[in-house]
Predicted 3D model of a 120-nucleotide RNA (SAM riboswitch aptamer (S box leader)). Its mean pLDDT, the model's own confidence on a scale to 100, is 80.
RNA sequence: AUGUUAUCAAGAAAGGUGGAGGGAUUAGACCCGGUGAAACCUUAGCAACCCUUUAUACAUAAAGAAGGUGCUAAAUUCUACUAAAACUACUAAUUAUUUAGUGUUUCAGAUAGAUAACCC
Numbered sequence: 001a002u003g004u005u006a007u008c009a010a011g012a013a014a015g016g017u018g019g020a021g022g023g024a025u026u027a028g029a030c031c032c033g034g035u036g037a038a039a040c041c042u043u044a045g046c047a048a049c050c051c052u053u054u055a056u057a058c059a060u061a062a063a064g065a066a067g068g069u070g071c072u073a074a075a076u077u078c079u080a081c082u083a084a085a086a087c088u089a090c091u092a093a094u095u096a097u098u099u100a101g102u103g104u105u106u107c108a109g110a111u112a113g114a115u116a117a118c119c120c
Base pairs, nucleotide, nucleotide: 003118004117005116006115007114008113013043014042015041016040017039021032022031023030026080027079028078029077044072045071046070049068050067051064052063053062054061055060076112081109082108084106085105086104087103089102090101091100092099093098
């Protein structure tokens, strides 16, 4: 690398170097950026996966933050694939209550991705 499990609408920025891009990838949208992007460094902070302590029914709960990671614009920025519900708009069929398709919104899931711990 691959795989397994868990989480992903909360939270938390200043300085220095740097000098035009960045928001994972493809497409679209929408944003951030010379009032200084990416990247690197320093300090600070957030969180609590690993970790520490206590209790324990050994499932877990509470407290903590020295150490290993991670993170510090916007929901993983939003949409895309599938199912369900609602809505009314359009189109077609129907004599008609109706049916089908497209569209919008909401919700759930999948895929992909990120992070941690394990595996290898």